The RNA shown here (Fluoride riboswitch aptamer (crcB RNA motif)) has 77 nucleotides and comes from Novosphingobium acidiphilum DSM 19966. Of the family's consensus pairs, 92% are formed in the model. Rfam family: Fluoride riboswitch aptamer (crcB RNA motif). On this family, see Ren et al., Nature 2012: "Fluoride ion encapsulation by Mg2+ ions and phosphates in a fluoride riboswitch". Model confidence (mean pLDDT): 76 of 100. The organism belongs to Novosphingobium acidiphilum, within Bacteria.
RNA sequence: GUGGACAACGGUAAUGGAUUUCUACCGGACCUUCGGGUCGAACCGCCCUUGCAAGGGACGAUGAUUCCUACUUGGCG
Numbered sequence: 001g002u003g004g005a006c007a008a009c010g011g012u013a014a015u016g017g018a019u020u021u022c023u024a025c026c027g028g029a030c031c032u033u034c035g036g037g038u039c040g041a042a043c044c045g046c047c048c049u050u051g052c053a054a055g056g057g058a059c060g061a062u063g064a065u066u067c068c069u070a071c072u073u074g075g076c077g
Base pairs, nucleotide, nucleotide: 009027010026011025012024013023016068017067018066020064022063028039029038030037031036046057047056048055049054
């Protein structure tokens, strides 16, 4: 110097927010006045018909746990 693995940390997992000794995935490049900026990766749902387009259908604000909020239904005041 290069490549790989692990740990830490950051990010993501079909509509908002929080939570966790949890799960899975991604983690690079360029510029810089060194404050930051630009561009990537993971991610942006499922089923049926269908050559594509398009049409129809099921369904949870969770990846999962526990909640809040929004929406919807019913009951009581």